[in-house]
RNA sequence: AACUUAUCGAGAGCAGUGGAGGGGCUGGCCCUGUGAAACUGCGGCAACCGGGUAGGGAUUUUUCAUCCGAAAUAUCUUUACCGUCCAGGUGCCAAACCCAGCUCGGUGCAGUCCGCCUAAUGCGGUCGGUGCCGGGGAGGAUAAGGA
Numbered sequence: 001a002a003c004u005u006a007u008c009g010a011g012a013g014c015a016g017u018g019g020a021g022g023g024g025c026u027g028g029c030c031c032u033g034u035g036a037a038a039c040u041g042c043g044g045c046a047a048c049c050g051g052g053u054a055g056g057g058a059u060u061u062u063u064c065a066u067c068c069g070a071a072a073u074a075u076c077u078u079u080a081c082c083g084u085c086c087a088g089g090u091g092c093c094a095a096a097c098c099c100a101g102c103u104c105g106g107u108g109c110a111g112u113c114c115g116c117c118u119a120a121u122g123c124g125g126u127c128g129g130u131g132c133c134g135g136g137g138a139g140g141a142u143a144a145g146g147a
Base pairs, nucleotide, nucleotide: 003145004144005143006142007141008140013042014041015040016039017038021031022030023029025101026100027099028098043093044092045091048089049088050086051085052084053083055082056081057076058075059074061072062071063070064069097139102136103135104134105133106132107131108130109129111127113125114124115123116122
């Protein structure tokens, strides 16, 4: 680098160095000399991995009960799962992964063309365009894993 699985509308920034870029790509839209990226110091967020606990839960045994089941005991919780605490390994600290990109469904708007009806408004079909809502995907990031 590639692969597998999970997550991505929550949360959390100051200072120093630096000196023009940054938000992955494309299009948009943003941030930025009131100082970008990067590096450093300190601070913080979160809880994937990790560690603890044993409340729920699971299991063993015993007792009670006609049954459903109830109680006690012990063990486990890397036997699955829901919690709870810590913060060692990562990660993160503008905007939803900033939004969209491919596809499907719903719905609205203005129009093309064809047909029908009408005094007029109109109705049915067709073709693309565009807005909104929702589902799925692609891509990306992070974690964990095996080879």

A computed fold for a 147-nucleotide RNA from an uncultured Verrucomicrobiota bacterium, annotated as SAM riboswitch aptamer (S box leader). It was read from a public genome assembly, where an Rfam model found it. The coordinates come from a structure-prediction model, not an experiment, and the mean pLDDT is 79.